Predicted 3D model of an 84-nucleotide RNA (c-di-GMP-I riboswitch aptamer) from Thalassotalea eurytherma.
RNA sequence: CAUCAGAAACGGCAAGGUUCUUGAAAAAGUUCCACGCAAAGCUACCGGUCUAAGGGUACCAUCUAAGACAGCGGGGUUGCCUGA
Numbered sequence: 001c002a003u004c005a006g007a008a009a010c011g012g013c014a015a016g017g018u019u020c021u022u023g024a025a026a027a028a029g030u031u032c033c034a035c036g037c038a039a040a041g042c043u044a045c046c047g048g049u050c051u052a053a054g055g056g057u058a059c060c061a062u063c064u065a066a067g068a069c070a071g072c073g074g075g076g077u078u079g080c081c082u083g084a
């Protein structure tokens, strides 16, 4: 330096609730706790899922993403420790 395996130590992240804020919503940022995670770091390229302001329609409803989800999976990319 490369590949494979793992999480013991030192650490890291933070589900779900929750404080405040943004948003039409999904959701995001943020406070506190900690479900879990060896990439639960980053990335919306692919599949999938969520929302429907606006727009459409056969208008009681329903369809639609250029909005969102990386802790749904794949891909790309970066990386700590230990052992082989």
Stems, first nucleotide, its partner, number of pairs: 003084004012037002016033002020029003035071001041077003045074003048069003054064004
Of the family's consensus pairs, 95% are formed in the model. It was read from a public genome assembly, where an Rfam model found it.